Context: one part of a larger RNA
């Protein structure tokens, strides 16, 4: 110098507290452990694993296992030798891999051969095989915390200190003051991006005040208004007042106003810290396998099930639940695709058929709202779980899909011990769109918009963190 302290001081976070909803108890969805298997592939393990890699496991994916096969090989170079076009069709064994038989075909040439193709043959190729404690690169994390450090120059024998400590101040090592220190560097912050206001310019596919016109912005027409999408304007404690205050600055408070004290969110992660994840995204030392630890193929498995935990959805009701009317989005998608509207089915869905390569054509937003039943009960709550009938995808839904109908209707009447998120357009509710995707086990993610709160006396105390002192038998 650090590190640690159930030692001290100050200072900050949804850290307590105050408030809202939650998990922990039910049924289920989905990860893990464990148990079980031929397998039940492998990884992630406090916070920082456990709806995590996986943004799609029925076959493929698939890295497990069982049987059936191949041996220069699925693929990449190049050597030697042999022969033939490749491609495209068909037939036959077989689970299929593959094996086999038929049909149909070359191009360039200096004529030497060359291109492509298949056989053999040496190089070699191939491993989701081991090691993330060999590593790259990536990432997590303490932490968006306010911190890490350097150059001169001083003091110190020296590790080292100074500076960066002290007094204010700030979200902030943020800024003033002092001061044996004066400058600099990464980080804060600003510059970037969205989003709240006006402005200018441009009006189609958007829009419609005011003229016509129609069922319907449909048609004329119009740039006012929404709106898109380029530039640009605005806020910076800027201005005045009061109060603390040397300064910075802070607190009221006017102005001005769409925005007021970092306006709201977002990218944006500093020196390191965990020998912290990844050798299974890829690359890459070493090491191992080489008729196999590599390839192909079929079926099984990753979906097993006495149990334990995690994250989630539905719910146990009346501020609810069901029918019937009836209004208001935004984001983002669509040509092997969105699909209007029309008939058909009680429904999933089918059969026509129409627009769109899309501000143009596609999809009923739900809550909410108005009428009406239920009358407090295991009910018209609540839907697991069975049984039967179908529908779509897909070669194929038995192990193992989604979804319709009838029927059946469990458990659950607010959840011990303890435990979590959240400070505002937030939580809490409600719906909708995407990504992967043939089709789905999506309640998962990530977005978008609609209704839309309670509450924070306060820092004693729990957690973590920054700073400064002090012990210390530790480094």
């Nucleotide at each position: 110098u650090g590190a640690c302290g159930g030692g001290u001081c100050c200072c900050c976070g949804c850290a307590c507290a105050a408030g809202c909803g939650g998990u922990g108890g039910a049924g289920c969805a989905u990860g893990u452990g464990g148990c079980u298997u031929a397998a039940u592939u492998c990884g992630a393990u406090g916070c920082a694993a456990c709806g995590c890699g996986a943004a799609g496991a029925a076959c493929c994916u698939u890295a497990c296992c069982a049987g059936g096969u191949c041996u220069u090989g699925a693929c990449a170079u190049g050597u030697a030798g042999c022969g033939g076009a490749c491609c495209g069709g068909g037939g036959c064994a077989g689970a299929g891999a593959u094996a086999c038989c038929c049909c149909u075909u070359c191009u360039c040439u200096u004529c030497g051969g060359a291109g492509c193709c298949g056989c053999u043959u040496c190089a070699c190729a191939g491993g989701u095989g081991c090691u993330g404690c060999a590593u790259g690169g990536c990432u997590g994390u303490c932490g968006u915390c306010a911190g890490c450090u350097c150059g001169u120059g001083u003091c110190g024998u020296g590790a080292g200190a100074u500076g960066u400590u002290c007094g204010g101040u700030u979200a902030a090592g943020u800024c003033c003051g002092u001061c044996a220190a004066c400058g600099a560097g990464c980080g804060c912050a600003a510059c970037c991006c969205c989003u709240g206001u006006c402005c200018u310019u441009a009006g189609u596919u958007g829009c419609c005040a005011g003229c016509a016109u129609u069922c319907a912005g449909u048609u004329g027409g119009g740039g006012a208004c929404u709106c898109u999408a380029a530039g640009g304007a605005g806020a910076c404690a800027a201005u005045c007042c009061c109060g603390c205050u040397u300064u910075u600055g802070c607190g009221g408070g006017a102005g001005g106003a769409a925005a007021g004290g970092u306006g709201g969110g977002g990218a944006u992660g500093a020196u390191g810290u965990c020998a912290a994840g990844u050798c299974a995204g890829u690359a890459u030392g070493g090491c191992c396998c080489u008729u196999a630890c590599g390839g192909c193929c079929u079926g099984g498995g990753c979906u097993g099930c006495a149990c334990a935990c995690g994250u989630g959805c539905u719910a146990c009701a009346a501020u609810g639940c069901c029918c019937g009317g009836u209004a208001c989005a935004a984001u983002a998608g669509g040509u092997c695709g969105c699909u209007a509207c029309u008939c058909c089915g009680c429904g999933a869905g089918g059969a026509g058929a129409u627009g769109c390569u899309a501000a143009u054509c596609c999809a009923g937003a739900a809550a909410g709202c108005c009428g009406g039943g239920c009358c407090c009960a295991g009910u018209u709550c609540g839907g697991a779980u069975u049984g039967g009938a179908g529908u779509c995808u897909g070669c194929a839904a038995c192990u193992c899909g989604a979804c319709u109908c009838c029927a059946u209707g469990a458990a659950g009447u607010c959840g011990g011990a303890a435990u979590c998120g959240c400070u505002a357009g937030u939580a809490a509710u409600g719906g909708c769109g995407c990504a992967u995707c043939a089709g789905c086990a999506a309640u998962g993610g990530c977005g978008c918009c609609g209704u839309g709160a309670a509450u924070a006396c306060g820092u004693u105390c729990c957690c973590g963190g920054g700073g400064a002192u002090u012990g210390u038998a530790c480094a």
Model confidence (mean pLDDT): 81 of 100. Small-subunit ribosomal RNA, 3' major domain from an uncultured organism, 475 nucleotides, folded computationally.